[in-house]
Context: one part of a larger RNA
Molecule: small-subunit ribosomal RNA, central domain
Organism: Thalassia testudinum
RNA sequence: CUAGGCAUCAAUGGCACGUAGGCGGUUCAUCGGGUCUCGUGCAAGUGAAAGUUGCCAACAAGUGAUGGAAUGCUCUCAAAACAAUUGAAGUUGAGUAAGAUAGAGGAGUGUGGAAUUUCAUGUGUAGGGGUUCAAUCCUUAGAUCCACGAAGGAAGGCCAAAAGCGAAGGCAGCUCUCUAGGUCCCUACCUACGCUGAGGUAUGAAAGCAUGGGGUGCAAACAGGAUUAGAUACCCUGGUAGUCCAUGCCGUAAACGAUGAGUCUUAGCCCUUGGUCCACGUAGAUCAAGGGCCCAGCUAAUGCAUGAAAGACUCUGCUUGGAGAGUACAGUCUCAAGAUCGAAACUC
Numbered sequence: 001c002u003a004g005g006c007a008u009c010a011a012u013g014g015c016a017c018g019u020a021g022g023c024g025g026u027u028c029a030u031c032g033g034g035u036c037u038c039g040u041g042c043a044a045g046u047g048a049a050a051g052u053u054g055c056c057a058a059c060a061a062g063u064g065a066u067g068g069a070a071u072g073c074u075c076u077c078a079a080a081a082c083a084a085u086u087g088a089a090g091u092u093g094a095g096u097a098a099g100a101u102a103g104a105g106g107a108g109u110g111u112g113g114a115a116u117u118u119c120a121u122g123u124g125u126a127g128g129g130g131u132u133c134a135a136u137c138c139u140u141a142g143a144u145c146c147a148c149g150a151a152g153g154a155a156g157g158c159c160a161a162a163a164g165c166g167a168a169g170g171c172a173g174c175u176c177u178c179u180a181g182g183u184c185c186c187u188a189c190c191u192a193c194g195c196u197g198a199g200g201u202a203u204g205a206a207a208g209c210a211u212g213g214g215g216u217g218c219a220a221a222c223a224g225g226a227u228u229a230g231a232u233a234c235c236c237u238g239g240u241a242g243u244c245c246a247u248g249c250c251g252u253a254a255a256c257g258a259u260g261a262g263u264c265u266u267a268g269c270c271c272u273u274g275g276u277c278c279a280c281g282u283a284g285a286u287c288a289a290g291g292g293c294c295c296a297g298c299u300a301a302u303g304c305a306u307g308a309a310a311g312a313c314u315c316u317g318c319u320u321g322g323a324g325a326g327u328a329c330a331g332u333c334u335c336a337a338g339a340u341c342g343a344a345a346c347u348c
Base pairs, nucleotide, nucleotide: 003320004319005318006317007302008301014203016201017200021196022195023194026089027088028087029086034082035081039077041075044074045073046072051066052065053064054063055062093193095189096188097187099184100183101182105179106178107177108176110174111173117151118150119149121147122146127138128137164171165170208249209248210247211246212245213244217243218242222238223237224236225235260315261314262313263312264311265310268293269292270291271290272289273288274287275286276285277284297304298303321348322347331340332339333338
């Protein structure tokens, strides 16, 4: 490479947009270059080797036939179909507008309460704190506790849910401003404008980096106290980066549903969210979305099962025994940390 695969055994890119490319709905005509079966002509070409057999007085060689294999293959002609081309039409795919509608979707501004900590004042007196037990630690320079006041930072209890929104990462006090997407519903418009997507571009938790702020709590590192044979840990007392904000980088995660995106088809039951219809029934119908069961089918099994891991199609990514190794080298990117791409020898 092929072929088989990619939930859990190797394997779906973190996620979207999108260039090239690939693929692409209905009807009518056009074209006759492409594809192809049935057919047409017998005009033309090909018709291997082994094997069998004739020729020969006989063997061999040679040569003829048969055979293989033939109703074949190539070729000529060629309707129709399919795909492409070109032209036209049409609406169900895609989209736009109108009307409703739900939401922690995003960005910014302002603001509120509970709690922790610190500080001030008052009250008040000997402990407090912590643990399996303790100790380090705080405290007569008056702690802890209680009351009242102030400051500052971070995070939002209840509501809260298998709930909702978002492409993913993710998003939660309240208000206002700006802004994006979705769903439903009927009309109207638009005509295939679609799907996927190598490169590419945007975005991308936490940690980390740069500059400047901020710093309540928590807390890598670090220090001390314990535990222990030891204890560079688990437990305790402290505690700095960091966590927070602004701006810029980094570009990775078990970035997980360990399940790529899109379209169509395929028994049912139950619950939930948002619409619409029906008309008031403790219901029903229908879209979109989130869950729980379970047929057929699939799976090695577990299990999946209308949100498929079922039945089909289109396009992308990836995999090919273990270890060496996500290492080395080279390239690219980065302030750095590192990221990306990614071997081989040796060995089992």